The part of an RNA shown here (large-subunit ribosomal RNA, domain IV) has 359 nucleotides and comes from a Candidatus Omnitrophota bacterium. Lineage of the source: Bacteria > Pseudomonadati > Candidatus Omnitrophota.
[in-house]
Context: one part of a larger RNA
RNA sequence: CCCCCGUUAAGGAACUCGGCAAAAUGGCCCCGUAACUUCGGGACAAGGGGUGUCCUGCCCGGUGAAGUCCCUCGUGGAUGGAGCUGGGUGGGAUCACAGUAAAGAGGCCCAAGCGACUGUUUAGUAAAAACACAGGUCUGUGCGAAGCCAUCAAGGCACUGUAUACAGACUGACACCUGCCCAAUGCUGGAAGGUUAAGGCAAGGCGUCAAACCCGCAAGGGUUGAAGCGCUGACCCGAAGCCCCAGUGAAUGGCGGCCGUAACUAUAACGGUCCUAAGGUAGCGAAAUUCCUUGUCGGGUAAGUUCCGACGCGCACGAAUGGUGUAACGACUUGGGCGCUGUCUCAACGGGGGACUCG
Numbered sequence: 001c002c003c004c005c006g007u008u009a010a011g012g013a014a015c016u017c018g019g020c021a022a023a024a025u026g027g028c029c030c031c032g033u034a035a036c037u038u039c040g041g042g043a044c045a046a047g048g049g050g051u052g053u054c055c056u057g058c059c060c061g062g063u064g065a066a067g068u069c070c071c072u073c074g075u076g077g078a079u080g081g082a083g084c085u086g087g088g089u090g091g092g093a094u095c096a097c098a099g100u101a102a103a104g105a106g107g108c109c110c111a112a113g114c115g116a117c118u119g120u121u122u123a124g125u126a127a128a129a130a131c132a133c134a135g136g137u138c139u140g141u142g143c144g145a146a147g148c149c150a151u152c153a154a155g156g157c158a159c160u161g162u163a164u165a166c167a168g169a170c171u172g173a174c175a176c177c178u179g180c181c182c183a184a185u186g187c188u189g190g191a192a193g194g195u196u197a198a199g200g201c202a203a204g205g206c207g208u209c210a211a212a213c214c215c216g217c218a219a220g221g222g223u224u225g226a227a228g229c230g231c232u233g234a235c236c237c238g239a240a241g242c243c244c245c246a247g248u249g250a251a252u253g254g255c256g257g258c259c260g261u262a263a264c265u266a267u268a269a270c271g272g273u274c275c276u277a278a279g280g281u282a283g284c285g286a287a288a289u290u291c292c293u294u295g296u297c298g299g300g301u302a303a304g305u306u307c308c309g310a311c312g313c314g315c316a317c318g319a320a321u322g323g324u325g326u327a328a329c330g331a332c333u334u335g336g337g338c339g340c341u342g343u344c345u346c347a348a349c350g351g352g353g354g355a356c357u358c359g
Stems, first nucleotide, its partner, number of pairs: 001354008010345002014343001019340001027051005036041001038173001052094012067079004071074001095099001107338007114330002119131002135171007147157003174325004179255003184252002186248005193243003199237002204232005211224005256274005283317001284314001295311005
């Protein structure tokens, strides 16, 4: 010097990102216990007092002896209350610094955020505000169900279930609520018209070629070209889809700008204008969201970029990608306070184990 442990004057968070760590609290009995609340809770709230040993009363229990009485005489019944014993409640005495004498055994309060809650999770850096959750809503599915597995199979799960069921999606207890837009995208429904595949019908064109004609003495060459076979093929007829017409937001999503105006000023209930499918309603708001920003005001401190309450010019909240509240709950996060302390001012001493020397 390092690790583990113990004690410490005065102070008591001045330490530090942060009271991290440590200290403190602690059992049982009695008294007492606020806001708030979903009336269950909050609550061991908080905050107080007691606690050993000995003597002696009283009260309530357990057990139930002797004695007495009765009888159908037995290991009987009744009465009786001694002794022993459990607990409670008084009085007195006594010893220590200290009586749940050692050990084991909540620190508490105020306020805010998030998530209702108990639960679940990154086996080995994250336990959370993430996931789940009851509850809510929408959609699909009538049974050989939808959905899923599977070789477009058989078969199986769903389910030995049947719409108060099953599946998918979102939201996430509860309370009060959940506004406007269907133009776009999606989905559902519709079918008049437009477009339109394979296919159908098949005009026409082309190839081959019998035959005929022309040229040639001949060999042969040329022209036209029936039938058949083959190639190609316009018009027309052809579904769904798309175009089209409607509906639909707890479907994907979206929810404006400029200018002017009131008898101080400021502001603008009001007006004008442009654009849009419609221009953000209630509620909340410098917020887990606010750039400017340590916004401004108030509170708390001697002093507060954090915190709490307000304000609202919301860079860039907002209503089931839910909005706003909310008792209870949380090894969650943030701010404050009481208690307590070697966290610190500032270090000291002691115990154990290392380090060091020798082997």
The prediction has a mean pLDDT of 87.